This is a predicted structure of a 387-nucleotide part of an RNA (small-subunit ribosomal RNA, central domain) from an uncultured bacterium. Model confidence (mean pLDDT): 86 of 100.
Context: one part of a larger RNA
RNA sequence: CUGGGCGUAAAGCGUGCGUAGGCGGAUAUUUAAGUCGAGCGUGAAAUCCCCGGGCUCAACCUGGGAACUGCGUUCGAUACUGGGUAUCUAGAGUAUGGUAGAGGAAGGUGGAAUUUCCGGUGUAGCGGUGAAAUGCGUAGAUAUCGGAAAGAACAUCAGUGGCGAAGGCGACCUUCUGGACCUAUACUGACGCUGAGGUACGAAAGCGUGGGGAGCAAACAGGAUUAGAUACCCUGGUAGUCCACGCCGUAAACGAUGAAAACUAGAUGUUAGUCCAGCUAUUAAAUCAUUAUUAUUGGUAUUUAGUAUGAUUUAGUAGCUGGGUUAGUAUCGAAGCUAACGCGUUAAGUUUUCCGCCUGGGGAGUACGGCCGCAAGGCUAAAACUC
Numbered sequence: 001c002u003g004g005g006c007g008u009a010a011a012g013c014g015u016g017c018g019u020a021g022g023c024g025g026a027u028a029u030u031u032a033a034g035u036c037g038a039g040c041g042u043g044a045a046a047u048c049c050c051c052g053g054g055c056u057c058a059a060c061c062u063g064g065g066a067a068c069u070g071c072g073u074u075c076g077a078u079a080c081u082g083g084g085u086a087u088c089u090a091g092a093g094u095a096u097g098g099u100a101g102a103g104g105a106a107g108g109u110g111g112a113a114u115u116u117c118c119g120g121u122g123u124a125g126c127g128g129u130g131a132a133a134u135g136c137g138u139a140g141a142u143a144u145c146g147g148a149a150a151g152a153a154c155a156u157c158a159g160u161g162g163c164g165a166a167g168g169c170g171a172c173c174u175u176c177u178g179g180a181c182c183u184a185u186a187c188u189g190a191c192g193c194u195g196a197g198g199u200a201c202g203a204a205a206g207c208g209u210g211g212g213g214a215g216c217a218a219a220c221a222g223g224a225u226u227a228g229a230u231a232c233c234c235u236g237g238u239a240g241u242c243c244a245c246g247c248c249g250u251a252a253a254c255g256a257u258g259a260a261a262a263c264u265a266g267a268u269g270u271u272a273g274u275c276c277a278g279c280u281a282u283u284a285a286a287u288c289a290u291u292a293u294u295a296u297u298g299g300u301a302u303u304u305a306g307u308a309u310g311a312u313u314u315a316g317u318a319g320c321u322g323g324g325u326u327a328g329u330a331u332c333g334a335a336g337c338u339a340a341c342g343c344g345u346u347a348a349g350u351u352u353u354c355c356g357c358c359u360g361g362g363g364a365g366u367a368c369g370g371c372c373g374c375a376a377g378g379c380u381a382a383a384a385c386u387c
Stems, first nucleotide, its partner, number of pairs: 003359004007341002012355001014201004021194003025088007033081002035077008049065006091191001092188005097182003103177007110154001114150008125136002162169002206247006215241002220236004258354006266332025292307004336343002360387003369380004
């Protein structure tokens, strides 16, 4: 250097962005670095290999040849790779117009519930359990009515529904803001993919400073249970849970499945667009009809205009149904794959590019060293020994 692997057996970094590097669309032309061919030079001798010779054979020695697969240089080839130039639009991106969404940040508002306090009614219990007791209550509890305060979480809607790179995100309103998807055009013209280091984000718990503290609740206390009960059950209860700022950087951070691209039967849902067709509602315009009404004309009949009602047509908007298509999501399933389970156009199928990781169990994700951290600890990461 090479092999085989990574859903569950060992193995996908928690997730993004991105540097170097690796890889990279179409056409024409040029160059000739890689690549290919030929010549020349060199590639010491010995060794190895082939054909001979000499020690009685062999080892060994020895003659000749081949080889030395390499390097340098010259000439040539140009399909592919690379470099240069020009052009292109299928990748990628931008603009215009729409759509859905618990995507993020800040500020404000709301109701239900809980607890506490105040007041009224009211009297002996309440609470809790398998049963009890601790606990609360005649200093008036529980219950009930009215009022006030506080903090936290947002019932129904709610859905194998949605959004987000992941962690995650759920009352309502406003402001700021990120991304995705769809449609048809226009534009840029390979600007792309991956990504060692690096950097950013990263549940819960925990830590620092300052607030806050209703409910819940590690620790702790008491009551039970029990042989015991440092538990399960009960009554309390402090950190914490909440907010601001700063750390920590880990999780069964899971789809236990890295990212991107292409290709490969279908079926049934569902979410959001878009196109077509049909139906319904509604708005506007035009035409026609009708009676009613108002005004006008007129002696009357009548004429003209407006309003109302109905019908038809056209255009727009909204909703529903069916079909096509795009993006997401879910279940089943052909081929194929798999040790099996299962996966199956959202692949674990068939291929390509790049990164990460694995190499028997224990020792051990430990020691030592280094880096990071306030600490807790994290990251990197062995060996002896043993089976």